[in-house]
RNA sequence: AAGAGAUUAGUUUAAUGGUUAUAACGCUCGUUUUACACGCGAGAAAUUAUAGGUUCAAAUCCUAUAUCUCUUA
Numbered sequence: 001a002a003g004a005g006a007u008u009a010g011u012u013u014a015a016u017g018g019u020u021a022u023a024a025c026g027c028u029c030g031u032u033u034u035a036c037a038c039g040c041g042a043g044a045a046a047u048u049a050u051a052g053g054u055u056c057a058a059a060u061c062c063u064a065u066a067u068c069u070c071u072u073a
């Protein structure tokens, strides 16, 4: 320099353009225990990397940018 891929909750991750974006681990509270842990129940936590565009409707399609990974030279 050229090409390809990735970016969503604290971490990992799901989601065919259409419900209030899913789950696990973690976190908080309750229950249980002498106490802790485990178990059980409940809850909080996401401007879906950034900025535009298409569409009645965008995490999803298109463009640009940023960061990371891989390949080639």
Base pairs, nucleotide, nucleotide: 001072002071003070004069005068006067007066010025011024012023018056027043028042029041030040031039049065050064051063052062053061

RNAcentral holds the sequence, with entries from ENA.
Transfer RNA from Magnusiomyces magnusii, 73 nucleotides, folded computationally.
RNAcentral records the identical sequence in 2 taxa.
Lineage of the source: Eukaryota > Fungi > Ascomycota > Dipodascomycetes > Magnusiomyces.
The prediction has a mean pLDDT of 81.